[in-house]
Molecule: Bacterial RNase P class A
Organism: uncultured Rhodobacteraceae bacterium
RNA sequence: ACAGAGGGCUGGAUGGCCGCGCACUGGGGGCUUGCCCCCCACGCGAGGAAAGUCCGGACUCCAUGAAGCAACGGUGCCGGGUAACGCCCGGGCAGGGCGACCUGACGGAGAGCGCCACAGAAAACAGACCGCCCAGAUCAGGCAGGCUUAGGCUGGUUUGAAACUGGGUAAGGGUGAAACGGUGGAGUAAGAGCCCACCGCGUCGCUGGCAACAGGGACGGCACGGCAAGCCCCACCGGGAGCAAUGCCAAAUAGGACCCCCGCGCGGGCAGGUCGGGCAACCGAUACCGCCGCUAGGUACGCUUCAACCAAGAGGGGUCGGGUUGGCAGCUAGAGGCGUCUGGUAACAGGCGUCGCAGAUGAAUGGUCAUCCAUCCCUUCGGGGAGGACAAGAUCCGGCUUAUAGGCCCUCUGUGCAA
Numbered sequence: 001a002c003a004g005a006g007g008g009c010u011g012g013a014u015g016g017c018c019g020c021g022c023a024c025u026g027g028g029g030g031c032u033u034g035c036c037c038c039c040c041a042c043g044c045g046a047g048g049a050a051a052g053u054c055c056g057g058a059c060u061c062c063a064u065g066a067a068g069c070a071a072c073g074g075u076g077c078c079g080g081g082u083a084a085c086g087c088c089c090g091g092g093c094a095g096g097g098c099g100a101c102c103u104g105a106c107g108g109a110g111a112g113c114g115c116c117a118c119a120g121a122a123a124a125c126a127g128a129c130c131g132c133c134c135a136g137a138u139c140a141g142g143c144a145g146g147c148u149u150a151g152g153c154u155g156g157u158u159u160g161a162a163a164c165u166g167g168g169u170a171a172g173g174g175u176g177a178a179a180c181g182g183u184g185g186a187g188u189a190a191g192a193g194c195c196c197a198c199c200g201c202g203u204c205g206c207u208g209g210c211a212a213c214a215g216g217g218a219c220g221g222c223a224c225g226g227c228a229a230g231c232c233c234c235a236c237c238g239g240g241a242g243c244a245a246u247g248c249c250a251a252a253u254a255g256g257a258c259c260c261c262c263g264c265g266c267g268g269g270c271a272g273g274u275c276g277g278g279c280a281a282c283c284g285a286u287a288c289c290g291c292c293g294c295u296a297g298g299u300a301c302g303c304u305u306c307a308a309c310c311a312a313g314a315g316g317g318g319u320c321g322g323g324u325u326g327g328c329a330g331c332u333a334g335a336g337g338c339g340u341c342u343g344g345u346a347a348c349a350g351g352c353g354u355c356g357c358a359g360a361u362g363a364a365u366g367g368u369c370a371u372c373c374a375u376c377c378c379u380u381c382g383g384g385g386a387g388g389a390c391a392a393g394a395u396c397c398g399g400c401u402u403a404u405a406g407g408c409c410c411u412c413u414g415u416g417c418a419a
C1' cells in the first nucleotide's frame, strides 16, 4: 500500500419565528368551586431496528382446586449465564477457508418399520460386464519315435493363438452420490487380510479433564453401508387465550321466547300450607305445596383419583331475538437507563452514586429562514454546485431474524515493498 476477518459507535449540528401533545411543577384569570376551563412560564416529546409477529416471559381472564396419565407440540454435544428461552458466553467434535475466522437440524441406524430412482454384474451378510490365470478341444510350427513303394498316416512332447467350452478370481478397469476397509510388502497359476507392517475398526483397561472429549497401551477377528431436515425410540420442557386481556361507572333493553339430553329416587324426617275433630287452646292425618337430611347425578379441560361445593333438580347442548358502539382505569418507576468499583476468561452478578427519558386515543413532534458540517463533483484555489439511508409508538420487557446512504474507531489475518 492492497485484499480480507471480527467487534463497537454514529446516522447530521446550532439559532430565531409560527404551530402541536403531555405533566396539581409555578404564576395569573374565570365561573357552574371542579384534581373544572383559559393564558403564560418552565420541563419533556420516537428506533437501532419502533419492522417481522418467530421464540421466551411479566400481567389479566378462562375456572372450585390439586395430582397423575394420555394426546399434541417444542428443544437436542458439554459446562455456565438468565425471570425464562429455540437466546447469550466459554469449551469439544465435524466440515469450509492459505489464514484471521465462519457454519452446524451436533442424542440413537444392533428396538422396529421404510427408502437408496436411473446407470451398473451387483446397493447390505450383494455380485461378474470388460479384464487376468488354468485346463480341454481345435488350428499352425518345431523335435524325436513307429508304420509305409515315393505321396503320406499315427500317437507323444513343446511353443504360440482371435474365437469356443469348463473352472478359478474380485487385485486392475468400467457404472454410480455411494461398491462390503486403505497404503505398501510377501505369497500365488492368477488373485484375495490368505499372511505381515502401519492406518482404520471392535473389546478391555490406563492417564488428563466437572464434562463433552483427547492421548497412550493390550488383545482381537480383518468387518452386514447411507438416510432419523423419513416414521420412530430416548432425554428434558410445555394448560388455553390474549391489553380489542381485564376491571369500574353511567346509560339502555326483553330478569326475552322456544326446543333437546340426563334424571325425576328414599317403604327418610318435620308439620308452615292443606284435611278432619274441637267454642278455643290444642289433638290427629298427610298422597299434594313447602322445609330439612341422604343418595343417584353434576361442577373449564381427553381420561382417572382426591378434596370442596351444588343436588331431585342441579348441570349440559342448541335456535331465534333485543340492548350496550359513552367515560374512567389498565397506561408507564421497569427483571429500567447512565457512571463507577468489586468478582468472573466471558456472558453476567453484586455494591455505591445519579436520572426521571412518549403515554396519544380517528390518534401529537410539523412548517419556514439562516449559519455550519460528514461526503461527492468542478475549480482561474477566490469559490461554485449537489448533498444525509432503512424507516416511524400504542401493555411492557429479554432475544432472534430482516432492511440500512454515508462516516469513524479498535483488534487480527494474508500478499507486496522499504528500513
Base pairs, nucleotide, nucleotide: 001415002414003413004412005411006410007409008408009407010406012372013371014370015369016368017367018366020045021044022043025041026040027039028038029037030036031034047390051401052400054399055398056397057396058395059242060241061240062239064307065306066305067304068303069302072238073237074236075235076234077091078090079089080088081087092106093104094103095102096101107233108232112231113230114227115226116225129173130172131169132168133167134166135165136164138161139160140159141158142157143156145154146153147152181199182198183197184196185195200222201220202219203218204217206215207214208213246329247328248327249326256320257319258318259317260316261315265294266293268292269291270290272289273288274285275284276283277282297310298309299308336355337354338353339352340351341350342349343348373388375386376385377384378383